[in-house]
RNA sequence: CUCUUAUCCAGAGCAGCAGAGGGACCGGCCCGAAGAAGCUGCGGCAACCGGCGCAACGCGCGUGGUUGGGUUCAACCGCCUGGACUGUGUCUGGUGCCAAUUCCGGCAGAAUAAACCUUUCUGGAAGAUAAGAG
Numbered sequence: 001c002u003c004u005u006a007u008c009c010a011g012a013g014c015a016g017c018a019g020a021g022g023g024a025c026c027g028g029c030c031c032g033a034a035g036a037a038g039c040u041g042c043g044g045c046a047a048c049c050g051g052c053g054c055a056a057c058g059c060g061c062g063u064g065g066u067u068g069g070g071u072u073c074a075a076c077c078g079c080c081u082g083g084a085c086u087g088u089g090u091c092u093g094g095u096g097c098c099a100a101u102u103c104c105g106g107c108a109g110a111a112u113a114a115a116c117c118u119u120u121c122u123g124g125a126a127g128a129u130a131a132g133a134g
Stems, first nucleotide, its partner, number of pairs: 001134008013042005021031003025106004043098003048094002050091006059083001062079007102126001107123005
C1' cells in the first nucleotide's frame, strides 16, 4: 500500500514547550492569541487483540445411574476435568481514542412538494480504528 471482517448517535483532558493553524477531501458550519497543529509529561475513556480470574450455560468430549430396545445404540437424570460460546472483573500487556453523531452534507432511492429548495427515512460511497491475509 491492497484485500477481508467488525465497529463508528455512548464514553473520556489537564499541565509544560511552541506560536497559526485545525476539524481526511470538496461545500457548509464550527474550533482557534481566553493559544491551532505538533512534541513532552501525567491522567482518563473504551474493550478490537492478548494474559489471568470469576460466574452462568450444559453445547461437544468423558464418566456414573435408570429405562427401552437387545450388544452398543437411544432417551432421561447426575457428576468431574478440559475445551468452545456468553457475561463480568482485572492488567507496568499490543493498539486506539479523549470539541461538536465520522460535526453535517456529497451518490442513489423513498416520503413531503405543482416544481425547486428544505426536512425526514433507507442504502451506498469515502474516511477512521481494530483483527487477519497478501